[in-house]
RNA sequence: CCGCUCUUGUCGGGGUGCCGGUUCCAGAUGGAACGGGCUGAGAAUCACCCGCUGAACCUGACCUGGAUAAUGCCGGCGUAGGGAACAAGAAUUCUUCCGCC
Numbered sequence: 001c002c003g004c005u006c007u008u009g010u011c012g013g014g015g016u017g018c019c020g021g022u023u024c025c026a027g028a029u030g031g032a033a034c035g036g037g038c039u040g041a042g043a044a045u046c047a048c049c050c051g052c053u054g055a056a057c058c059u060g061a062c063c064u065g066g067a068u069a070a071u072g073c074c075g076g077c078g079u080a081g082g083g084a085a086c087a088a089g090a091a092u093u094c095u096u097c098c099g100c101c
Base pairs, nucleotide, nucleotide: 005090006089007088008087009086010085011051012050013049014048017038018037019036021034022033023032024031025030057082058081059080063076064075065074066073
């Protein structure tokens, strides 16, 4: 600078990733608790996000290109297939009517 309406109530939907450390358990290469690092709104708090104008989230997917210490980290896939809402109020815009200039 451009784009995007917002709030409240009630209700509903959703996500537990990746990498180290310590302790404990297990006995084969793992699990649990606590703490730290990365991305993110959120990595599990009772907080955050989302509810059809629906990329919250799920599926495809043990997908694909790139990056990374590593990852569902970023892009593609994606105008794909699914996906949870009603009410009230405010704001804005348009139309009509009335009044004033």

TPP riboswitch aptamer (THI element) from a Spongiibacteraceae bacterium, 101 nucleotides, folded computationally. It was read from a public genome assembly, where an Rfam model found it. The coordinates come from a structure-prediction model, not an experiment, and the mean pLDDT is 77.